[in-house]
RNA sequence: GCCGUAUCAGGGCAAAACCGCCGAGAGGCGGUGGCGCAAAACUAGAGGGACUUACAGUUUUUAACUGAAGUCAGCCAGUUGCCGGU
Numbered sequence: 001g002c003c004g005u006a007u008c009a010g011g012g013c014a015a016a017a018c019c020g021c022c023g024a025g026a027g028g029c030g031g032u033g034g035c036g037c038a039a040a041a042c043u044a045g046a047g048g049g050a051c052u053u054a055c056a057g058u059u060u061u062u063a064a065c066u067g068a069a070g071u072c073a074g075c076c077a078g079u080u081g082c083c084g085g086u
Base pairs, nucleotide, nucleotide: 001086002085003084004083012037013036017032018031019030020029021028022027035074041079042078043077047076048075049072050071051070055067056066057065058064059063
């Protein structure tokens, strides 16, 4: 450097659902839980993508549409990295 087929140590993280709190929402935090994960660690104007619309704008105004500065790293990507094999 490459690989995670098989295998080892210490182990680590924690989906859905339910409960509490925060938020307009996406979603976040804590608890229970454990679907899975070798990067499920870190990075969110200044790589792509997805989600949301308080607010702003527009219109045919009980509403609809458009727009991230909001959110997602367990979508891809980038950065760093344990163990084992080669």
c-di-GMP-I riboswitch aptamer from Firmicutes bacterium UBA993, 86 nucleotides, folded computationally. The prediction has a mean pLDDT of 83. The model forms 95% of the base pairs in the Rfam consensus.